[in-house]
Context: one part of a larger RNA
RNA sequence: AACGAACGCUGGCGGCGCGUCUUAAGCAUGCAAGUCGGGCGGUAGCAGGGUGCUUGCACCCUGUUUAGAGCGGCGGACUGGUGAGUAACGCGUGGGUGACCUACCUUUAGGAUGGGGAUAGCCUUUAGAAAUAAAGGGUAAUACCGAAUAUAAUUACGGUGCUAUGGCAGUGUAAUGAAAGGCGCUUCGGCGCCGCCUGAAGACGGGCCCGCGUCCCAUUAGCUUGUUGGCAGGGUAAGAGCCUACCAAGGCGACGAUGGGUAGCCGGCCUGAGAGGGUGAACGGCCACAUUGGGACUGAGAUACGGCCCAAACUCCUACGGGAGGCAGCAGCUAAGAAUAUUCCGCAAUGGACGAAAGUCUGACGGAGCGACGCCGCGUGGAUGAUGAAGGCCGAAAGGUUGUAAAAUCCUUUUGCUACUGAAGAAUAAGCGGGGCAGGUAAUGGUCCCGUGAUGACGUUAGGUAGCGAAUAAGCCCCGGCUAAUUACGUGCCAGCAGCCGCGGUAACACGUAAGGGGCAAGCGUUGUUC
Numbered sequence: 001a002a003c004g005a006a007c008g009c010u011g012g013c014g015g016c017g018c019g020u021c022u023u024a025a026g027c028a029u030g031c032a033a034g035u036c037g038g039g040c041g042g043u044a045g046c047a048g049g050g051u052g053c054u055u056g057c058a059c060c061c062u063g064u065u066u067a068g069a070g071c072g073g074c075g076g077a078c079u080g081g082u083g084a085g086u087a088a089c090g091c092g093u094g095g096g097u098g099a100c101c102u103a104c105c106u107u108u109a110g111g112a113u114g115g116g117g118a119u120a121g122c123c124u125u126u127a128g129a130a131a132u133a134a135a136g137g138g139u140a141a142u143a144c145c146g147a148a149u150a151u152a153a154u155u156a157c158g159g160u161g162c163u164a165u166g167g168c169a170g171u172g173u174a175a176u177g178a179a180a181g182g183c184g185c186u187u188c189g190g191c192g193c194c195g196c197c198u199g200a201a202g203a204c205g206g207g208c209c210c211g212c213g214u215c216c217c218a219u220u221a222g223c224u225u226g227u228u229g230g231c232a233g234g235g236u237a238a239g240a241g242c243c244u245a246c247c248a249a250g251g252c253g254a255c256g257a258u259g260g261g262u263a264g265c266c267g268g269c270c271u272g273a274g275a276g277g278g279u280g281a282a283c284g285g286c287c288a289c290a291u292u293g294g295g296a297c298u299g300a301g302a303u304a305c306g307g308c309c310c311a312a313a314c315u316c317c318u319a320c321g322g323g324a325g326g327c328a329g330c331a332g333c334u335a336a337g338a339a340u341a342u343u344c345c346g347c348a349a350u351g352g353a354c355g356a357a358a359g360u361c362u363g364a365c366g367g368a369g370c371g372a373c374g375c376c377g378c379g380u381g382g383a384u385g386a387u388g389a390a391g392g393c394c395g396a397a398a399g400g401u402u403g404u405a406a407a408a409u410c411c412u413u414u415u416g417c418u419a420c421u422g423a424a425g426a427a428u429a430a431g432c433g434g435g436g437c438a439g440g441u442a443a444u445g446g447u448c449c450c451g452u453g454a455u456g457a458c459g460u461u462a463g464g465u466a467g468c469g470a471a472u473a474a475g476c477c478c479c480g481g482c483u484a485a486u487u488a489c490g491u492g493c494c495a496g497c498a499g500c501c502g503c504g505g506u507a508a509c510a511c512g513u514a515a516g517g518g519g520c521a522a523g524c525g526u527u528g529u530u531c
Stems, first nucleotide, its partner, number of pairs: 001530003005527005012378006018371002020336001025334003029331003034074003039071002045064009081289003090214008100206002105202007113147001115145002122137006153176006160169003181194005215261003222252003227249004232244003264286004268279004291312005314325004342368001344367003350364001351362004381411004391402004416468006425458001431452007475520005480501003486515005496503002
């Protein structure tokens, strides 16, 4: 000098930050990932109409909202949390990929023909305490499956050019593989929008490989059998002992292998004149993990925190047959600890998912609450005021000091309290009006511009104005030397102090109290840690 601090005494306000460093211990409760009816079958409720009529029910039709559940699509691989593991191509930095992938998005070239069979929901049953499971019937799709077509794509064989590891561009033969509709407008011919399929390119995001760097111990000196290399095959999006069979006997190591300990890494942060040392809270990037261990499925992407399966420990339910769960998400609880917050408000803004949109969801986020935990700012009044009042303390009793300090007088109102007023955060969306552009016979539509046009959690906001009244606001540590600041009394090696030196055994500037003084100040001191 610094701190994610703690403890003691004290405590007025505001702004901006930060807040389980311990037990990757266990968790009650609520919420944290949904969305789309413009993909589908359907549809409780509501409204209207009709029929039967027992006047208030049953059935049918239409419209609307589209409830609950279901099929289907996209998203649950993002966001958020934690640092257990990891000394490693994990991270940092610089490269390689002629060895690779990339949903949504952008650009571009084409296509979208014609069929089929199921299944959930639903209905009827059955088993079970439940979780759930089973049987029969029957239904739809942008769900599923064949067929057709496919210059480009992939594979095999042949061959050309430029290159140089499996790259790019031509070319011949053979084989393989596509698709889905929905909404709107229409002059009924079609057209537009959102999707669908096959390619090419880009963007974004990743996978893999390499050079260099990355803590301590030699009281760890030898380590290794898929080990090191080859060949063949498998496997992957892709190179590779990544895996398998066979062959060879290699490979690493005092330039520290192997083993042990410790640890997430970095941008940064702290310190320091710098070199360096320490550190990795918050914010940002990367990695790893999601009760412990293992496994794959789905998918463009996971070996998946709020998905699945198995095993284990723990907790809960049970009709004892069997089931359910995973806060290292946000709050909150228990435990541990010197120690760390609200079971708050809102999607108004920013961002994300879905949707054509309206919108829905969003404990991300925006805010508020608590804590002097930190930094910064402000205040606790200002001026005048000597018979230097009273009181306290000291005193040689003259006086000195507290001290212009107080009182008193005159002001001010930051702050506070009470009222009134009051921005900005809101950009625009749908819609409406006007204009342009491209394409169309036209219309709807697309796109661009201008105008108009909802929405505020915070919030009794910030700020402003008025009224009131010095009113609401000072402590903590120290005074032997280091080290700024001294006297008196009490105590008598006692009680005690102390960072070091050291004080205290009868005049203690060092203990305790008082007065005075010094330092810092809404803080001050102590302890801990780093330089």
Molecule: small-subunit ribosomal RNA, 5' domain
Organism: uncultured Treponema sp.